[in-house]
RNA sequence: AUGAUAAGACCGGGAGAUGCCGUGCUGCGGGCACGGAGCCGAAGGGGCUGCAAAAACUCUCAGGCAAAAGGACCGGUUUUGGACG
Numbered sequence: 001a002u003g004a005u006a007a008g009a010c011c012g013g014g015a016g017a018u019g020c021c022g023u024g025c026u027g028c029g030g031g032c033a034c035g036g037a038g039c040c041g042a043a044g045g046g047g048c049u050g051c052a053a054a055a056a057c058u059c060u061c062a063g064g065c066a067a068a069a070g071g072a073c074c075g076g077u078u079u080u081g082g083a084c085g
Stems, first nucleotide, its partner, number of pairs: 006080008018037001020036006038065003044061001045059003
């Protein structure tokens, strides 16, 4: 001095699905609590393979279904690190 894989931080993009029904509270609202049914998969988690492993497959435990928040994944900047040269 080149700066790979990987990980972290910040910024940007980021889907799907009841603004459901009932009761109560209520500032009478798209709010809050409880119960009920329906639905979604892209936090997380579980499952599958001739053998082994994984998944954007699959299951919906969790989570979510106006907005907000979150959000797999993608891009950029940067930090750690130091493969390779």

About this RNA
The prediction has a mean pLDDT of 77. Glycine riboswitch aptamer, 85 nucleotides, folded computationally. The sequence was found by an Rfam model in a public genome assembly.